[in-house]
Model confidence (mean pLDDT): 84 of 100. A computed fold for a 116-nucleotide RNA from a sheep gut metagenome, annotated as FMN riboswitch aptamer (RFN element).
C1' cells in the first nucleotide's frame, strides 16, 4: 500500500401544573472520532439536513449547512488538569423532547486485527 474481518453514542429518577407532558416549570442526568498537557464548548472530522451530478439509483460522488466557555489556581507547557460558575445538543411523531418513539438490526468519522 491492497484486500478482508470484527468493533464503532450516552442520558428522565423525583416533584409541580394539567383532561393529557419522561416534551412545559423546579431539581436530576448524558457527552461519537482524530489532534493537542487528559477537551461536549479549541482545531479538524463524522452523523443529521439541503442542493447538484451519475443509471452501482433502497446507491455512489461532489458541494453546502453544521450548537455551545469563561474566571481563578498549578505547571516549562492546559481555552484539555484542579476549583468555581455557565452554556450547547439534527430531522419526523406526540402537550413544545439532548434523555421517549421512529428512519436505524442503518450509515459513518475512526479503532483493532488478519492476509498478501
Nucleotide at each position: 500500500a491492497a484486500u478482508c474481518u470484527u468493533c464503532g453514542g450516552g442520558g428522565c429518577g423525583g416533584g409541580g401544573u394539567g383532561a393529557g407532558a419522561u416534551u412545559c416549570c423546579c431539581c436530576a442526568c448524558u457527552g461519537g472520532c482524530g489532534g493537542u498537557a487528559u477537551a461536549g464548548u479549541c482545531c479538524g472530522c463524522g452523523a443529521c439536513c439541503u442542493g447538484c451530478u451519475u443509471u452501482u439509483u433502497u446507491a455512489a460522488g461532489c458541494a453546502g449547512c453544521u450548537g455551545a466557555a469563561c474566571c481563578g489556581g498549578u505547571g516549562a507547557g492546559a481555552c484539555u488538569c484542579c476549583g468555581g460558575u455557565a452554556c450547547c445538543a439534527a430531522c419526523a411523531g406526540u402537550a413544545c423532547a439532548g434523555u421517549c418513539u421512529g428512519g436505524a438490526u442503518g450509515a459513518a468519522a475512526g479503532a483493532a486485527g488478519a492476509u498478501u